Context: one part of a larger RNA
RNA sequence: CUGGGCGUAAAGGGAGCGCAGGCGGAUAGGUAAGUCAGAUGUGAAAUCUCGGGGCUCAACUUCGAAACUGCGUCUGAAACUGCUUAUCUAGAAUCUUGGAGAGGGAAGGGGAAUUUCGCAUGUAGGGGUAAAAUCCGUAGAGAUGCGAAGGAACACCAGAGGCGAAGGCGCCUUUCUGGACAAGUAUUGACGCUGAGGUACGAAAGCGUGGGGAGCGAACAGGAUUAGAUACCCUGGUAGUCCACGCCGUAAACGAUGAGAACUAGAUUCGGGAGGAAUUGACCCCUUCCGUGUCGCAGCUAACGCAUUAAGUUCUCCGCCUGGGGAGUACGGCCGCAAGGCUAAAACUC
Numbered sequence: 001c002u003g004g005g006c007g008u009a010a011a012g013g014g015a016g017c018g019c020a021g022g023c024g025g026a027u028a029g030g031u032a033a034g035u036c037a038g039a040u041g042u043g044a045a046a047u048c049u050c051g052g053g054g055c056u057c058a059a060c061u062u063c064g065a066a067a068c069u070g071c072g073u074c075u076g077a078a079a080c081u082g083c084u085u086a087u088c089u090a091g092a093a094u095c096u097u098g099g100a101g102a103g104g105g106a107a108g109g110g111g112a113a114u115u116u117c118g119c120a121u122g123u124a125g126g127g128g129u130a131a132a133a134u135c136c137g138u139a140g141a142g143a144u145g146c147g148a149a150g151g152a153a154c155a156c157c158a159g160a161g162g163c164g165a166a167g168g169c170g171c172c173u174u175u176c177u178g179g180a181c182a183a184g185u186a187u188u189g190a191c192g193c194u195g196a197g198g199u200a201c202g203a204a205a206g207c208g209u210g211g212g213g214a215g216c217g218a219a220c221a222g223g224a225u226u227a228g229a230u231a232c233c234c235u236g237g238u239a240g241u242c243c244a245c246g247c248c249g250u251a252a253a254c255g256a257u258g259a260g261a262a263c264u265a266g267a268u269u270c271g272g273g274a275g276g277a278a279u280u281g282a283c284c285c286c287u288u289c290c291g292u293g294u295c296g297c298a299g300c301u302a303a304c305g306c307a308u309u310a311a312g313u314u315c316u317c318c319g320c321c322u323g324g325g326g327a328g329u330a331c332g333g334c335c336g337c338a339a340g341g342c343u344a345a346a347a348c349u350c
Base pairs, nucleotide, nucleotide: 004321005320006319007304008303012318014201016199017198021194022193023192025088026087027086028085029084030083031082033081034080035077036076037075038074039073040072041071042070049065050064051063052062053061054060091191092188093187094186095184096183097182098181103177104176105175106174107173108172109171110154115149116148117147118146119145120144121143125136126135162169163168206247207246208245209244210243211242215241216240220236221235222234223233258317259316260315261314262313263312266295267294268293270291271290272289273288274287275286276285299306300305323350324349325348332343333342334341335340
C1' cells in the first nucleotide's frame, strides 16, 4: 500500500457556513465523451509461459508458438454514466395562517440576601472548630431597629421540561433579530447532499487598555493539625470573578457515537401542533406530524450493550486510526503581546 476499522480496545474534526471537488429525483427525444463489440495498425529484441532441439543431465543456450492485459484509426450498439433538449413533482425552497420556546443583541426597571457606612437601643462577649487558636470587641463589638451606599447573582415557579449548530441560555418590561414546528396545498421546478482548503462562532482559565470591586477567592500571610504539613480545617486576603473594546482558540468542547438520505416488530413518558368522534364546553378517547426520554423484538456486538434519535440493513461525501514508551515532544513552518496553539517526526527502547 492493500485489507480492516473509529460508543468503551488506536481512531469522529469542538461546532456552523461554504468556493473547488465528489455524488445526485421522474419521463421522453437527441448525441456518442465514458462504456461495449468487431476490424485493422502498432505494441523492437531479450525476459516470462508453453512445445521442441543442443551441451552425458542441469544451470545455460537455441528454434517455434503464445503472450505483451496497452495505444491509435475505422465501423457499429445505445442499456447505464456524461452532455444536450423538452416536460414533471415525490427532494429542496418560497408563500399564507397559527401557536410554543432560559435562541441571540440592546435599553430600562425590580425585590430578597451578603457586605460596608451613619444613627438609635444595649452590654460583654462575638466568631470559628472535632477541639482550639490566629481574628473582631469596653475607642462599645456581636444582637435588634431605621436609613444610606455599592456590586454580583436572580429563591419559589423548575420538570429525566424547553430553546440553540456547538459552546451554551433561567427575575420583569420594551425594542431589534435568528431558527424550528404544525396546518393549507398556492408558487418555483432538482434550485439538492457532502465539503479538502477557507471563513465567521467557540466554556473556563489566561492576556492587553480603561472601568468596577459586594460576596467568593488561586497566590500570599497568620492560626491549627502533624514526625514534618510548602496540604486537607480556621482567620484574613491580592490577582481574578463583573463591564466595554480587543486578543487567545483550548476542554472528559462527551452521546467519548461526523453530516445527509432510504428501509426494518412493538409498548410507553414528556413537550409543541393539527384532525376526528363524543360533548353544553373542557378533560378523557382515537388518528397523525415534529421533538424528547425509557423499555424491548429481529439484527448487530469481543462483551457491555445498541436497538425507527441504531452501534441494524444499504447509499453518498468528509475527518481520522495502524503495537507501548520516546511524544502530541524536538526541529522547521504558520499563528499569538505573551502564555502558548496548529502542523508534526526520528534515534533509542520494550
The prediction has a mean pLDDT of 88. Small-subunit ribosomal RNA, central domain from an uncultured prokaryote, 350 nucleotides, folded computationally. The RNAcentral record of the full RNA draws on ENA.